[in-house]
Context: one part of a larger RNA
Molecule: small-subunit ribosomal RNA, 5' domain
Organism: metagenome
RNA sequence: GAUUGAACGCUGGCGGCUUGCCUAACACAUGCAAGUCGAACGGUUUUAAUACUUCGGUAUUAAGAUAGUGGCGGACGGGUGAGUAACGCGUAGGAAUCUGCCUUGUAGAGGGGGACAACCCGGGGAAACUCGGGCUAAUACCGCAUAAUAAUCGAGAGAUGAAAGGGUGGGACCUUCGGGCCACUCGCUAUAAGAUGAGCCUGCGUUGGAUUAGCUAGUUGGUGGGGUAAAAGCCUACCAAGGCGACGAUCCAUAACUGGUCUGAGAGGAUGACCAGUCACACUGGGACUGAGACACGGCCCAGACUCCUACGGGAGGCAGCAGUGGGGAAUAUUGGACAAUGGGGGCAACCCUGAUCCAGCAAUGCCGCGUGUGUGAAGAAGGCCUGCGGGUUGUAAAGCACUUUUAGCGAUGAGGAAGGUUGUGGUGUUAAUAGCGCCAUGAUUUGACGUUAGUCGCAGAAAAAGCACCGGCUAACUCUGUGCCAGCAGCCGCGGUAAUACAGAGGGUGCAAGCGUUAAUC
Repeated sequence: GAUUGAACGCUGGCGGCUUGCCUAACACAUGCAAGUCGAACGGUUUUAAUACUUCGGUAUUAAGAUAGUGGCGGACGGGUGAGUAACGCGUAGGAAUCUGCCUUGUAGAGGGGGACAACCCGGGGAAACUCGGGCUAAUACCGCAUAAUAAUCGAGAGAUGAAAGGGUGGGACCUUCGGGCCACUCGCUAUAAGAUGAGCCUGCGUUGGAUUAGCUAGUUGGUGGGGUAAAAGCCUACCAAGGCGACGAUCCAUAACUGGUCUGAGAGGAUGACCAGUCACACUGGGACUGAGACACGGCCCAGACUCCUACGGGAGGCAGCAGUGGGGAAUAUUGGACAAUGGGGGCAACCCUGAUCCAGCAAUGCCGCGUGUGUGAAGAAGGCCUGCGGGUUGUAAAGCACUUUUAGCGAUGAGGAAGGUUGUGGUGUUAAUAGCGCCAUGAUUUGACGUUAGUCGCAGAAAAAGCACCGGCUAACUCUGUGCCAGCAGCCGCGGUAAUACAGAGGGUGCAAGCGUUAAUC
């Protein structure tokens, strides 16, 4: 000199864009943070209309609500950096793998069965919840059939393995009047390929310590067997005795890694907040289940510590999600708004959910921009300070006069962020069809948290807006008074013991400026 996720002191007008628990991976009250689908299913229920009625209701249709079964999603998104010196990360490669949803093909989707929730009945329990009996549906579950130039097994012949329906509309034809059937659409099964994602292996690189020198028995290799989606001591039995190490093994300490960031002419040094990629973790330790994917932050089981409820028999919980509380600390924000946009999950869709996200609030935390007026104004006012008493200086500074109105204030106006959605009309494709559905064009209507938005116009008035540090040398800037080795200053050299430019105050000056200094830290 530059820099910071900074803190502290004094001071503080506005705006834009950022950043904001670095410490206790300490403990957490409360609310919210993952749901959705009735176009998979049987029920229950509300409203309206219609029909019947013994006026209690019953039935049908339509629109809504949803506890349960079922499907998809809760493996993403969000947080943190404890552990890890490692194929964890970075980089360059590799072969023995899997991959829901998505895209493009190929082949199918026939015919049956038995249950279990919900519900009803009964029982236990303070509760959490739970047990027994009975009825029932499905895109839930299980057989049978079928099985391609596909798949798996097999040398071959051959063998083996699957499925599910729902919605909308409709002219003939059939009908037990429910529908069948046809078309479109959303799904279903098997398989091939792609895309995406994931698992595995290897070369090289990746902190300090030798006051850590030897380490290793599944250890190193082979064979048989097992196991995985997959290679492999991954596991196991047997056999051999190997493997690593001063090119630093083992051990100890420290640490998430990288793109980057800071500094520097560079080489290098330091660092890894925010943003982006990877990894690890989710009260502590262990385990598997489900699933395309987890050994799963807001899932399950066991053990432990802690907290809470209890009728003492037994139960409940996990903010390193967003806010917020206590604690620790020099120190770090609101128990805010909205799904309008972007994105994600579910759904045919409308839509629902989304503390992701977008916004607002707080803080000069940082960077950038703007303002706190402009011009004129000397017999150089007054006051202050100095003085050699003549004057000098503050100083065109003020006052006065003439202007301007950024920002703030008040009033009005007002984009863009909106793409879509719904609905009408026309065209076109599909089709038996002028239904329906898809696509295109066009008209109408509707969707904004921010928001009193940005911007623009008008109004009034210099009006509301300057401090901080320093002035002995380094280092830009000097005098007076007080003090008298005292009180004090100080980054280094050093000042202060009676004229202190070094302490304290004042006048004056210098430097930065909505900041200025100090401390800490890095180059």